[in-house]
RNA sequence: CGGGGCGGCACGCCUAAUCCCCUCCCCUGGGGAGCCGGGGACCCGCCAGUGGCCGCAGGCCAUCCCGGGGUGAAUCCGAGCCACGGCUCGGUAGGGCUGCUCCGGCCCGAACCCGUCAGCUAACCCGGUAGGCGGCCAUGAGAGGAGCU
Numbered sequence: 001c002g003g004g005g006c007g008g009c010a011c012g013c014c015u016a017a018u019c020c021c022c023u024c025c026c027c028u029g030g031g032g033a034g035c036c037g038g039g040g041a042c043c044c045g046c047c048a049g050u051g052g053c054c055g056c057a058g059g060c061c062a063u064c065c066c067g068g069g070g071u072g073a074a075u076c077c078g079a080g081c082c083a084c085g086g087c088u089c090g091g092u093a094g095g096g097c098u099g100c101u102c103c104g105g106c107c108c109g110a111a112c113c114c115g116u117c118a119g120c121u122a123a124c125c126c127g128g129u130a131g132g133c134g135g136c137c138a139u140g141a142g143a144g145g146a147g148c149u
Base pairs, nucleotide, nucleotide: 011134012133013132014131018033019032020031021030022029034129035128036127037126038125039124044119049063050062051061052060053059054058067117068114069113070112071111076091077090078089079088080087081086094108095107096106097105098104100142101141102140
C1' cells in the first nucleotide's frame, strides 16, 4: 500500500412500527401523542350453478358443487419431480433501493392470522406500534431549494 474477515459511531434502508411521560431500578408495568389496522347503519352493492313455481326489486322447492375472511408489494402462469403434504426451476401482477425525475444498475415477489364468521359504512367499539439490514461507497444528466443566521 492492497485484499479479506469480525465488531462498531454518526448516519441510512425495508416497515404503521416513532417520540414523550410515570413506574420498576434485577426483571418490568402503565399512560399519551403521532402513525397503522380491524369490527360496525341508512343508502348502495351482493345473492354459486341447473330445473320448476309465484304476487317476478325478490321469494319458494328440488338437484348439484363448495366454506369464507384478514394483515402484507408478495398475486397469477408454465415445466419437472413427488411420499400427493409439497418441492425445484423459469416467468409474472405488484413492490423496494440508488435524497427527487429520467436513463442505467441492483433487489423482493414471503410469511402469518381468524375459525363457519365479518361487503361498503357515520356515530361508536376493539387492537398494533414488532422485527430485519447496511454502515463506506460512487451510472450519467437535469431539476429543486429545506433548516439556521